[in-house]
RNA sequence: AUAUGGGAGUUUGAUCCUGGCUCAGGGUGAACGCUCGCGGUGUGGAUAAGGCAUGCAAGUCGUACGGAUAGAAGUGGAACUUAGUUCCACUUCUAUUACGUGGCAAACGGGGCAGUAACACGUACCUAACCUACCCUGAGGACGGGAAUAACCCCCGAAAGGGGACUAAUUCCCGAUAAUCCCAUUCUUACAUAAGUAAGAAUGGGUAAAGGGCUAAAUGCCGCCUCAGGAAGGGGGUGCGGCCGAUCAGCUAGUUGGUAGGGUAAUGGCCUACCAAGGCUAAGACCGGUAGGGGGCCUGAGAGGGUGUUCCCCGCCAAGGGCACUGAGACACGGGCCCUACUCCUACGGGAGGCAGCAGCCGAGAAUCUUGGGCAAUGGGCGAAAGCCUGACCCAGCGACACCGCGUGGCGGAAGAAGCCCUUCGGGGUGUAAACGCCUUUUGCAAGGGAUGAAACCCUGUGCAUUUUGUGCAGGGUUGACAGUACCUUGCGAAUAAGGGACGACUAACUUCGUGCCAGCAGUCGCGGUAAGACGAAGGUCCCAAGCGUUACCCGGAUUUACUGGGCGUAAAGGGCCCACAGGCGGGAACAUAAGUCCUUCCUUAAAGACUUCGAGCCUAACUCGAAGUAUGGGAAGGAUACUGUGUUCCUAGAGACUGCCAGAGGCCAGCGGAACGCACGGUGUAGGGGUGAAAUCCGUUGAUAUCGUGCGGAACGCCGAAGGCGAAGGCAGCUGGCUAGGGCAGUUCUGACGCUGAUUGGGCGAAAGCCAGGGGCGAGAACCGGAUUAGAUACCCGGGUAUUCCUGGCUGUAAACUAUGGGUGCUAACUCUGGGGAGAUUCGACCCUCUCUGGGGUAAAGCUAACGCGUUAAGCACCCCGCCUGGGAAGUAUGGCCGCAAGGCCGAAACUCAAAGGAAUAGGCGGAAGGCCGCACAAGCGGUGGACCAUGUGGUUCAAUUCGAUAGUAACCGAAAAACCUUACCAGGGCUUGACAUGCUCGUCUUAAUGCCUUUUCCGAAAGGAAAAGGAAGCUGGUUUUUGCCAGCGGGCGAGCACAGGUGCUGCAUGGCCGUCGUCAGCUCGUGGUGUGAACUGUAACCUUAAGUGGCACAACGAGCGCAACCCCUGCCCAGUGUUACAAGUGUCACUGGGGACUGCCGGCUUUAAGCCGGAGGAAGGUGGGGAUGACGUCAGGUCCGCAUGGCCUUUAUGCCCUGGGCGACACACAUGGUACAAUGCCGGGUACAACGGGUUGCAAGGCCGCAAGGCUGAGCUAAUCCCUAAAAGCCCGGCCCAGUUCGGAUUGGAGGCUGAAACUCGCCUCCAUGAAGGCGGAAUCGCUAGUAAUCGCGGAUCAGCUAUGCCGCGGUGAAUACGUUCUCGGCCUUUGCACUCACUGCCCGUCAGGCCAGAGGAGUCAUUUCUACCCGAAACCCCACGAAGGUGGGAUGAGGGUAGGAGUGAUGACUAGGGCUAAGUCGUAACAAGGUAUCGCUAGGGGAACCUGGCGAUGGACCAUUUCUGUUUUA
Repeated sequence: AUAUGGGAGUUUGAUCCUGGCUCAGGGUGAACGCUCGCGGUGUGGAUAAGGCAUGCAAGUCGUACGGAUAGAAGUGGAACUUAGUUCCACUUCUAUUACGUGGCAAACGGGGCAGUAACACGUACCUAACCUACCCUGAGGACGGGAAUAACCCCCGAAAGGGGACUAAUUCCCGAUAAUCCCAUUCUUACAUAAGUAAGAAUGGGUAAAGGGCUAAAUGCCGCCUCAGGAAGGGGGUGCGGCCGAUCAGCUAGUUGGUAGGGUAAUGGCCUACCAAGGCUAAGACCGGUAGGGGGCCUGAGAGGGUGUUCCCCGCCAAGGGCACUGAGACACGGGCCCUACUCCUACGGGAGGCAGCAGCCGAGAAUCUUGGGCAAUGGGCGAAAGCCUGACCCAGCGACACCGCGUGGCGGAAGAAGCCCUUCGGGGUGUAAACGCCUUUUGCAAGGGAUGAAACCCUGUGCAUUUUGUGCAGGGUUGACAGUACCUUGCGAAUAAGGGACGACUAACUUCGUGCCAGCAGUCGCGGUAAGACGAAGGUCCCAAGCGUUACCCGGAUUUACUGGGCGUAAAGGGCCCACAGGCGGGAACAUAAGUCCUUCCUUAAAGACUUCGAGCCUAACUCGAAGUAUGGGAAGGAUACUGUGUUCCUAGAGACUGCCAGAGGCCAGCGGAACGCACGGUGUAGGGGUGAAAUCCGUUGAUAUCGUGCGGAACGCCGAAGGCGAAGGCAGCUGGCUAGGGCAGUUCUGACGCUGAUUGGGCGAAAGCCAGGGGCGAGAACCGGAUUAGAUACCCGGGUAUUCCUGGCUGUAAACUAUGGGUGCUAACUCUGGGGAGAUUCGACCCUCUCUGGGGUAAAGCUAACGCGUUAAGCACCCCGCCUGGGAAGUAUGGCCGCAAGGCCGAAACUCAAAGGAAUAGGCGGAAGGCCGCACAAGCGGUGGACCAUGUGGUUCAAUUCGAUAGUAACCGAAAAACCUUACCAGGGCUUGACAUGCUCGUCUUAAUGCCUUUUCCGAAAGGAAAAGGAAGCUGGUUUUUGCCAGCGGGCGAGCACAGGUGCUGCAUGGCCGUCGUCAGCUCGUGGUGUGAACUGUAACCUUAAGUGGCACAACGAGCGCAACCCCUGCCCAGUGUUACAAGUGUCACUGGGGACUGCCGGCUUUAAGCCGGAGGAAGGUGGGGAUGACGUCAGGUCCGCAUGGCCUUUAUGCCCUGGGCGACACACAUGGUACAAUGCCGGGUACAACGGGUUGCAAGGCCGCAAGGCUGAGCUAAUCCCUAAAAGCCCGGCCCAGUUCGGAUUGGAGGCUGAAACUCGCCUCCAUGAAGGCGGAAUCGCUAGUAAUCGCGGAUCAGCUAUGCCGCGGUGAAUACGUUCUCGGCCUUUGCACUCACUGCCCGUCAGGCCAGAGGAGUCAUUUCUACCCGAAACCCCACGAAGGUGGGAUGAGGGUAGGAGUGAUGACUAGGGCUAAGUCGUAACAAGGUAUCGCUAGGGGAACCUGGCGAUGGACCAUUUCUGUUUUA
């Protein structure tokens, strides 16, 4: 001094990483939607270089010339009213100039960006290889003569135009003069010395002009000619710089060079002839695509990236293409000729035209303005000048297109109007906002005043000067489109002026209603399936504001192409391996040089623009102006020399060579060997063998298998053998010999950097499979054939079996060719095992040991890593070189090219589609994974269910209704601890409508009384209800009145009406509460600390133990909480107290109350001296004594809106309420839970013994009498330790039955009764008599139970009028068997492991087929377009030749263009074909993920509906188990 860089969303259950997609920012010549008050300054056809009506955009000079017009004068003539007037002709003058000649300009200015990848542009140079009209300076000059041609006139033609005749000049021509000009020859000097250039001299030759115009005139002015110089402009050349494609790799005949000539202002293959055969290219030629370049502009921290509007510089173009002419300058936007396309005119014969100038029109398009004013200013052309021309320019108009500025009012004004919105109904928001009060007037409207921009120019005077002219000064006159505009003043009056978008997160801003996966939204993630902050609307809020949003595009974020500044073990990414050319990089020392590098100075980098500072003009700003400075580029000169380069010399540490020793499955060739196997022959021998989960196919009485002997054949080489060795990789294994390559160690003799890497092309090697040819073929074995398995089985298993596997020769060239880790060099702790070599020490010799070099492994430090892991064999720290990657899919596909006999290989896309795809690790869940453990889980037992009949519940069916819910385990004697009516929610019919029930309001009516209430009665009715009559009952206070009475208030009744009631209507997926289940399983968590980037982990694991996360021990953990246990209740033993209704009394039992007792406390053993376990003693009880209550964090959107509560929705003369009757009780059938049985451990009859829990006044009821009985009548007692229910039953004793459908069993049915109840028909229970069904122990399967349990026996209670109870909840009586054990089944807990699962295995997921949509590929071809080659035709024009006096004519060459044939590229389209992508609920299977049920995958080959299967070789990116080896820790020696 200058500068200073931001992230977010989205993959997951969560995490870290990789990686893409998306957003926030800035910008624009924009467009679209909604909206709009004003001004300033800019800016505005980006598309069709498409086509254009109309007007204007280049003229000017009369001081160059001819003419024309007008006027004047003169002369002549004619006519007449003869003074004169008029007309005509000629001459002269003045003014003007429209026609033409001539001069200058028209090559500038203005427009556009088609073409162009190029010396076009930019930048820096060169031109001694060049030109320049007008302008400036200097020198000199202009003599004489001649000629043509327009206009005008005449003729022809529709027109354009053509022909004839006349004439002038600053037009043209000839002659003269002339140089410092030009040419030729010769010479000198200087610079270079390679070519050459400059200056000068001599000789010879050549070449000019308008003496015009102005003027009365001139020596003046303007012009003319030649030469030299200047200024400014242009032509040409060179270095360097800036696009894409290699699926474009070779290109080139004027091509490269030379000689000679032509041409040009000038160099040059620029052109021609001849000669030579060159020139360019991987540092990208050629070809294809795209494109005007730059100053600049946008973005960005920068480096970069993008862009080329307006303004400036350069280039190119002028309807498409070609050509020249004129000229100083053009191959010429508003000039010419020709061809083509298009448009117009025409008298049909011919002609005309070019807005990519300014306006304007059509068209195409999302889209881009006025047919304006003026030359007043600036600039340009012409002119001597006045001046003329100027769509350049200056102004105005239109467009919010952009930037900038201003306004739409200011102050006050309620605890806060109305409306609207929300609400928990209390209130809150809009909101000081409005109204209202006071004030102001930018803007607006009206009126008045009113500029700067003006300098020139003309006239007059005057100084200089030379009279005029010129120039300076002074005075006067005069010039403004914008514009009566900016600006100023006055008046009026808040008056005239706010919208757009958004409000789920990113991203600032929230509620209500509507809608109901519909309608819709969406930049990404994603919202919407009845409570949507995401859709639509409203209120509110947020952001910006005359704008706001959207779309499109660019940069940014994106370090996501990484120069700054990335990566490649597993995420995308190391080439299969080696050799080597180019290239890149390269050890130590010295000298030289100075190319890179560094320093200084100079030049340049136009202006505008940017930035900084200062200043100025518009009120400010935007905008504009002035001054100074800065900005990474290029060039030149001089200097420096550390490093790099280059050259030379030297060195030995890299590399190589030499000598000696060593190990090895390194390679190739040849020979030999034994075991096994198969076959053949022979012997023995007999019925099987073989094979599997089990079988079968198969072999065998024609003699197999087994066994012995002999022979033949091919392939592979056991033990050694290993963690081992060798090789570049692939790979390499019996033994011996031959040939051959590499490596290590030691010695330190030699060379002297000879090195490393290595693109593309190149060369070589390269498992298995495969191919060609010829051999060989024991075994194994794709395909194939059988047998099994299976739903199927094109498989897994089995029996056969061809190619193949082997050899020789050739091809192929790929693999999970992997250490998923390129090669080389150096550096950076250790320890240990092992192969090879050496040294030391030691020993008799060795081993062990120490050190060292080189290979192969393991553990680990620092460091690295996303983590896993790597860690001297690096994935650490550095350097050099190469290869490769940039989201997933499409796809290693298509196309093209190269290679291959083929299979196929190598190079290798896009459209389209998705918002992910991935890596590592974490928690869980799961596994047809492993380990440990538990549970009536199995096993061991006992008894059942499943079979029968019945009961009950459920499904289904039926029905007017069979109300509803529960409905895998965890519904199904469940809600329901009582459906004949009721219950009751269902159905049919009938009825009521402020309602059966609550509160409030209004009106009417009554209040010693009604239509209401009560009672009674009547009528209709099934009842509810409706209608009517009689009788009866019902207040208080106050006022007034003599009283009756009346009035008012409160209370009450009735009627009408309004709010509302009501709902077992819906949503248990809106909810509370409660409950079930896992599960009484042992788990679930937290604080602090620690580990990890993090999710998380540790604690809570290992070991021992327990019923237990129970306890112990140990430990980076230490503690704690909810669970476990304990505390609570019942029970078992004892004690004390109290006590009735118990007890005759005492004692005692019993009941109640309160205590005690059990704690592994004691002993022994085991274990770790622990926890604890085992055994024992004592004890009523022993290791939780037994039972209960108690249910952690949570799971199942589990159940319940029909228990209750409750949000929302729905209903309101009905989905509410009442009534009668029916239904919930139906019945072909299926399931669940029970009861009773099938009998003799039984049944029947008789006798007889022993409980406990409970219940009872609308009740339990003794006793007595009656009845066979159920029960009836009567009724003592009991509000209960008092009375009753109350008989316990099984049992025991005696007797009968005698194995049978029975004296078993009791279903079903008939009859007769009883009880409850208005009422037992649908549809109750009980009793008696009679009847006497199925059933003889139950298929597959399945349930309960571990001790006072199962089994068995009876008793009680709730609900309840009664009962469907065989259910449920309790009570006691009698009272077993068995547990070896944890392999298996089920469930659970802990640990490890794999995972592509996380809705969590009822998971995930693959392929064919079928339907729909989409893009691309191929495709007989077809069409279009670009381009190349050859040939044919060929306009104008330059050039050449010939002829002609000339105009010109003819020919040649070249040639735009057209055509023919062939080739190449690109695009469009095409029946059809194959694959691909996408697409809630299609079909077939189950390939993959767990050992995924045959481990998976790679290459290859064959096969199959499909995923796939099988063979060969390979990988681990395979689980589990075992063995071996290595390593770590601890202890001992």
This is a predicted structure of a 1533-nucleotide RNA (small-subunit ribosomal RNA) from Candidatus Paceibacter sp. It matches the Rfam family "Bacterial small subunit ribosomal RNA". The coordinates come from a structure-prediction model, not an experiment, and the mean pLDDT is 83.